[in-house]
């Protein structure tokens, strides 16, 4: 330095003149890093190398005129070592718009954290 990729989710009921926006019941989770003695690579050992957190850190997305601000988790279990892993309960989720929106339209055929390959 170029190419390429880079966000998922409203279903069923109920009240209404009007709701995927309220109410019950549902569904979704963006990049990175950090815990297997499981799992693969060979049967062990050592070495490797894939997979693993919305809620732990860091970033990005958002809001700002800058400065800087930005959600939400606990109990038990195993284990030397889990807020990652089993169990179980529960929480969160930008701006405009419209009957109050994580889940519809819209800004956006946009940009980005950050992956590949050349």
């Nucleotide at each position: 330095u170029c190419u390429u990729c880079g966000g998922g989710g409203c279903g069923g009921g109920g009240u209404g003149a009007a709701a995927u926006u309220c109410c019950c019941c549902a569904c979704c989770g963006g990049c990175g890093g950090u815990a297997a003695u499981g799992c693969g690579g060979u049967u062990u050992a050592a070495c490797c190398g894939a997979c693993a957190a919305g809620c732990c850190c860091g970033c990005g997305c958002g809001c700002g005129a800058a400065a800087g601000c930005u959600g939400a988790u606990u109990u038990g279990g195993u284990g030397u070592g889990a807020u990652u892993c089993c169990a179980a309960a529960g929480c969160c989720g930008a701006c405009g718009g419209u009957a109050u929106a994580g889940u519809c339209c819209g800004g956006a055929u946009g940009g980005a954290a950050g992956a590949a390959g050349a």

FMN riboswitch aptamer (RFN element) from Hydrogeniiclostridium mannosilyticum, 118 nucleotides, folded computationally. Model confidence (mean pLDDT): 79 of 100. The organism belongs to Hydrogeniiclostridium, within Bacteria. The model forms 100% of the base pairs in the Rfam consensus. The sequence is in RNAcentral, with records from MGnify. It matches the Rfam family "FMN riboswitch aptamer (RFN element)". Rfam's curators write: The RFN element is a highly conserved domain that is found frequently in the 5'-untranslated regions of prokaryotic mRNAs that encode for flavin mononucleotide (FMN) biosynthesis and transport proteins.